[in-house]
Source information
Predicted 3D model of RNase P RNA and transfer RNA as a complex of 471 nucleotides. Model confidence (mean pLDDT): 77 of 100. Rfam match: Bacterial RNase P class A. Gene Ontology terms of the family: ribonuclease P activity, tRNA processing and dimeric ribonuclease P complex.

RNA sequence: GGAGUCGGCUGGGUGGCCGCGGUCCCGGUUCGCCGGGAUCGAGGAAAGUCCGGCCUCCGCAGGGCAGGGUGCUGGCCAACCGCCAGUCGGGGCGACCCGCAGGACAGUGCCACAGAGAACAGACCGCCGAACGGCCCGGGCCUCCCGGGCGCGUGGCAAGGGUGAAACGGUGCGGUAAGAGCGCACCAGCGGCCGGGUGACCGGUCGGCUCGGUAAACCCCACCCGGAGCAAGGUCGAAUAGGGGACGCACCGGCCGCGAACAUCGUGGCCGUGGAGGCUGGCCCGGCCGAGUCCCCUGGUGGACCGCACGAGGCCGGCGGCAACGCCGGUCCCAGAUGGAUGGCCGCCACCCCGGGACCCCCGGGGCACAGAAGCCGGCUUACAGGCCGACUCCCCCU
RNA sequence: GGGCCCGUAGCUCAGUGGUAGAGCAGGGGACUCAUAAUCCUUAGGUCGCAGGUUCGAUCCCUGCCGGGCCCA
Numbered sequence: 001g002g003a004g005u006c007g008g009c010u011g012g013g014u015g016g017c018c019g020c021g022g023u024c025c026c027g028g029u030u031c032g033c034c035g036g037g038a039u040c041g042a043g044g045a046a047a048g049u050c051c052g053g054c055c056u057c058c059g060c061a062g063g064g065c066a067g068g069g070u071g072c073u074g075g076c077c078a079a080c081c082g083c084c085a086g087u088c089g090g091g092g093c094g095a096c097c098c099g100c101a102g103g104a105c106a107g108u109g110c111c112a113c114a115g116a117g118a119a120c121a122g123a124c125c126g127c128c129g130a131a132c133g134g135c136c137c138g139g140g141c142c143u144c145c146c147g148g149g150c151g152c153g154u155g156g157c158a159a160g161g162g163u164g165a166a167a168c169g170g171u172g173c174g175g176u177a178a179g180a181g182c183g184c185a186c187c188a189g190c191g192g193c194c195g196g197g198u199g200a201c202c203g204g205u206c207g208g209c210u211c212g213g214u215a216a217a218c219c220c221c222a223c224c225c226g227g228a229g230c231a232a233g234g235u236c237g238a239a240u241a242g243g244g245g246a247c248g249c250a251c252c253g254g255c256c257g258c259g260a261a262c263a264u265c266g267u268g269g270c271c272g273u274g275g276a277g278g279c280u281g282g283c284c285c286g287g288c289c290g291a292g293u294c295c296c297c298u299g300g301u302g303g304a305c306c307g308c309a310c311g312a313g314g315c316c317g318g319c320g321g322c323a324a325c326g327c328c329g330g331u332c333c334c335a336g337a338u339g340g341a342u343g344g345c346c347g348c349c350a351c352c353c354c355g356g357g358a359c360c361c362c363c364g365g366g367g368c369a370c371a372g373a374a375g376c377c378g379g380c381u382u383a384c385a386g387g388c389c390g391a392c393u394c395c396c397c398c399u
Numbered sequence: 400g401g402g403c404c405c406g407u408a409g410c411u412c413a414g415u416g417g418u419a420g421a422g423c424a425g426g427g428g429a430c431u432c433a434u435a436a437u438c439c440u441u442a443g444g445u446c447g448c449a450g451g452u453u454c455g456a457u458c459c460c461u462g463c464c465g466g467g468c469c470c471a
Base pairs, nucleotide, nucleotide: 001395002394003393004392005391006390007389008388009387010386012349013348014347015346016345017344018343020041021040022039023038024037025036026035027034028033043370047381048380050379051378052377053376054375055229056228057227058226067225068224069223070222071221072086073085074084075083076082087101088099089098090097091096102220103219107218108217109214110213111212124161125160126157127156128155131154132153133152134150135149136148137147138146139145140144169187170186171185172184173183174182188210190207191206192205193204194203195202196201233306234305235304236303242297243296244295245294246293247292251274252272253271254270255269256268257267258266259265277289278288279287280286313332314331315330316329317328318327319326320325351367352366353365354364355363356362357361400470401469402468403467404466405465406464409423410422411421412420417454425441426440427439428438429437447463448462449461450460451459
C1' cells in the first nucleotide's frame, strides 16, 4: 500500500416565526372553556408480531391422556426457539464463519433412474480350473491308470471393469487354482479398561475382526407447557326498556246531539274553571301548554375514570467472574394520545455530490436514510443514506 | 389482540420427495371464396425470495416478501 474478518458507537447541530399533545401555576368565565407563563414530548429499530415473561380474569390448575414445543455440554437469566464459554462436525491459506448437533441393535416405512445386485444383497463382463463329469492329445503293466490341455456342464471367487448419491470397511504385504479379514501392519469404526475433564468429549491401551443412509419420515427417549387476553379487568353511571311507589287526569259546571226522552238515566261532542307538572333565563304576578309527571330499585349500553407510565428502569463508579451476568454505593425522573400530539416555513453551520472561478480557498445548485409509540419489559428477525472507534488476518514493497 | 390459508406458463388451476402438466389464450399449417368452428403442430416456467435437511426439494424445515379470509 492492497484485500478482508469481527466487535462497538452514532443516526445532524443551532436560531427565528407559526402550530400540536400532557402536567403544573396565574387570570377570566355564560362552568362548556378561553388567554398567558413554566416544563416535558419517539426509535435503534417504536416495525414484523416470531419467542419468552410481568399483569388481569376464568372452575386456583395435583396426576393421567391428547396436543404443542425444546433437543451436544456447562453456566447466565424472571423466563425463553435468548445470551456467554466450551465440545464435535463442516467451510475458509488465515483472522473467522455456519450447524433444529439426542436415539437408526424398540418397531414400521422409503432409497426413483441406472445397475447383476439397494439391505440378514448379488454375479453382467471378468478371474480360476482346486473337486466331479465331458471332450481332445500323449504314455503305460490297456475292463483301468498316469500326465498334459480345452473352459462345455456342475462348480469356486468377488480382486478388477461397469452402474449409482450410496455396493456389506480402506491401503499395502503375505497367501491362494483364482480369491477373500483368510493372516499380518497401519488407518477408520465398534466394545472393554485406564487416565484427564463438572460435562459434552479427549488421550492411551487391549480385544474380536466390520455392523449402509434417512428421524427438518412416522416414531422412541428426556425435559417444558392450564386457558384466554389491556376490546384483559375494575369503578361511576345518561337515554331507552323493566319492577315498585306517590300525586294527578278520569272529576265538576254549562250547552248541544242520539235513545220513546225540555225530569231522571245512558252515551257522544264542544266550551269554561279548578287541575299534578312543564315552558316563559332565576323568584313573584301575568301569559301559554297541559294528561301524564315525579321519586326509588334492578341492570351496566353510549360515555367518563382507573388499569397507564417508578420500572427485571437509565447514567456514573467500585468489586467478583474468561464472559454472559451478578452484588454494592451514588445520582436522575424520562411521551402518554383515543381519529390518535411530537409538525411546517425561513436562515446559519457541519457532511456528501455536481458545475464554475481557481488550486491555503470562494460562489451557485442539489442531497442528507429506514421509519414513527398506544399496557409494559427481555430477546430474535427484518429495513437503514452516511460517519466514527477498536481488535485481528492474508498478500506485496521498503528498512 | 387471536387464528387460518394461498403464491406453479399471459389467465384459471393440477401436481405433496424422483426429468413440472391440463384447459383457455399466443405462433405456424390444414379445411374455406373468406371468417368462425374443427383438426394437426409448436413456443412459453428464477415453481414468490434466501438459507438449510436429503443422493435428489414445487413438496420437508427455518427466516423474510406479497395477498386473502375468519373471530373478538